RNA sequence: UCUUUCGGGGUUGGGUGUAAAUCCUAAUCGGUGGUAAAACCCACGAGUCUUACUUAUGUGAGACAUGAUCUGGUGAAAUUCCAGAGUCGACCGUAUAGUCGGGAUGAAAGAAAGA
Numbered sequence: 001u002c003u004u005u006c007g008g009g010g011u012u013g014g015g016u017g018u019a020a021a022u023c024c025u026a027a028u029c030g031g032u033g034g035u036a037a038a039a040c041c042c043a044c045g046a047g048u049c050u051u052a053c054u055u056a057u058g059u060g061a062g063a064c065a066u067g068a069u070c071u072g073g074u075g076a077a078a079u080u081c082c083a084g085a086g087u088c089g090a091c092c093g094u095a096u097a098g099u100c101g102g103g104a105u106g107a108a109a110g111a112a113a114g115a
Stems, first nucleotide, its partner, number of pairs: 001115006013025003027099002029089002031044004039087002047064007069085005091102003
């Protein structure tokens, strides 16, 4: 450098209501690399729009968006472990959605194997 494979989890019960897995209550989930083992420390990824090129799946450039943690303990070292208490979650649809349906049997960060 090329090829192939892999590469995201989650609403049970109750309440209100014409209607809610969307509100209230309670429950439940946590991609990738780094670092003392991390959803919330640092970094990366999935979205939308504009524009140029291309027959075209696309490729380049630009713009917008891009969440959230503390206290105590152990230790050489931990906002990562242990204990406790908190917090967060794109877009479109629908009674207001991290969890339902959809773009997506998609794509990517990246991981592994082979040449």
This is a predicted structure of a 115-nucleotide RNA (FMN riboswitch aptamer (RFN element)) from a soil metagenome. Its mean pLDDT, the model's own confidence on a scale to 100, is 82. It matches the Rfam family "FMN riboswitch aptamer (RFN element)". About the family: The RFN element is a highly conserved domain that is found frequently in the 5'-untranslated regions of prokaryotic mRNAs that encode for flavin mononucleotide (FMN) biosynthesis and transport proteins. Rfam links the family to the GO term FMN binding. RNAcentral holds the sequence, with entries from MGnify. Of the family's consensus pairs, 100% are formed in the model.